[in-house]
RNA sequence: GGGCCUUUAGCUCAGCGGUAGAGCUGGCGGCUCAUAACCGCUUGGUCGCAGGUUCGAACCCUGCAGGGCCCA
Numbered sequence: 001g002g003g004c005c006u007u008u009a010g011c012u013c014a015g016c017g018g019u020a021g022a023g024c025u026g027g028c029g030g031c032u033c034a035u036a037a038c039c040g041c042u043u044g045g046u047c048g049c050a051g052g053u054u055c056g057a058a059c060c061c062u063g064c065a066g067g068g069c070c071c072a
Base pairs, nucleotide, nucleotide: 001071002070003069004068005067006066007065010024011023012022013021018055026042027041028040029039030038048064049063050062051061052060
């Protein structure tokens, strides 16, 4: 220098153009003499950043940034 993958909640990840979810964690409650486990409810996200396309973008396009891999 070139190519590819990846970036979504505190963490691990879904989401294939129609107003973003799960598990774990956290909070509250139940159960227990009590703790853990288990069960119920619940909190939590400018979808890496900036533009563009579209009636509508996490999703498509462009640039940039972080991380990973390969080639030179």
Molecule: transfer RNA
Organism: Myxococcales bacterium UBA1203